Predicted 3D model of a 148-nucleotide RNA (FMN riboswitch aptamer (RFN element)). The coordinates come from a structure-prediction model, not an experiment, and the mean pLDDT is 76.

RNA sequence: CAAAUCCUUCGGGGCAGGGUGAGGGUCUUUGACCCAAUUCCCGACCGGUGGUAAUCCCAGAAAUUGGGCAGCCCACGAGUGCCAAACAGCACAUGAACCGGUGAAAUACCGGUGCCGGCGGUUAGAGUCCGAAUGAAAGAAGGUAUCU
Numbered sequence: 001c002a003a004a005u006c007c008u009u010c011g012g013g014g015c016a017g018g019g020u021g022a023g024g025g026u027c028u029u030u031g032a033c034c035c036a037a038u039u040c041c042c043g044a045c046c047g048g049u050g051g052u053a054a055u056c057c058c059a060g061a062a063a064u065u066g067g068g069c070a071g072c073c074c075a076c077g078a079g080u081g082c083c084a085a086a087c088a089g090c091a092c093a094u095g096a097a098c099c100g101g102u103g104a105a106a107u108a109c110c111g112g113u114g115c116c117g118g119c120g121g122u123u124a125g126a127g128u129c130c131g132a133a134u135g136a137a138a139g140a141a142g143g144u145a146u147c148u
Base pairs, nucleotide, nucleotide: 006143007142008141009140010139017042018041019040023035024034025033026032027031044128045127046117047116048076049075050074051073056068057067058066059065071115072114079092080091081090082089097113098112099111100110101109119131120130121129
């Protein structure tokens, strides 16, 4: 410099228990009783994918050996629209962390105290109910071809 294939499988979790009662229903009707927000309040629970790792943890006889550890650090994916045969791309939407300790170095480990959650629906406002979705995807594992 050239070349750089295809297939299969996998690939998201979460309101326990209480309070209030907008609104509605029944009757013995100016009162009583019942239903009533998993969305409001107290409280509970959940955390995709890749990267980043020494102290620490696991394996090992040992190694300057191998592996592991982030919802809020960096990025990706998922949503809506445009374009479009498809891929890709563009625009919009999309959230959040500090303090101390250890260590050579930590917003990731340990301790503490906090914070965040796309779009549509709903008898009352949703991270957890229902839906788009037995979907899609970041990616992961295994195999195949080719080359070295």